[in-house]
RNA sequence: GCCGCCGUAGCUUAGUUGGUUGAGCGGCUGAUUCGUAAUCAGCAGGUCAAGGGUUCAAGCCCCUUCGGCGGCU
Numbered sequence: 001g002c003c004g005c006c007g008u009a010g011c012u013u014a015g016u017u018g019g020u021u022g023a024g025c026g027g028c029u030g031a032u033u034c035g036u037a038a039u040c041a042g043c044a045g046g047u048c049a050a051g052g053g054u055u056c057a058a059g060c061c062c063c064u065u066c067g068g069c070g071g072c073u
Base pairs, nucleotide, nucleotide: 001072002071003070004069005068006067007066010025011024012023013022019056027043028042029041030040031039049065050064051063052062053061
């Protein structure tokens, strides 16, 4: 230099054909307990890497850029 894959919550990730962004762990609050752990109930937490385009509507399709990983030279 060229090619491919990946980027969604603090972490690990789901999101199938474009139509309400979800789960587990973690955090917080409450219940339970003499107290802790465990368990149960609830809550918070997301510019979906960035910018632009297409569309009534984009995490999803298209283009560019950034970052990570891999391959080739």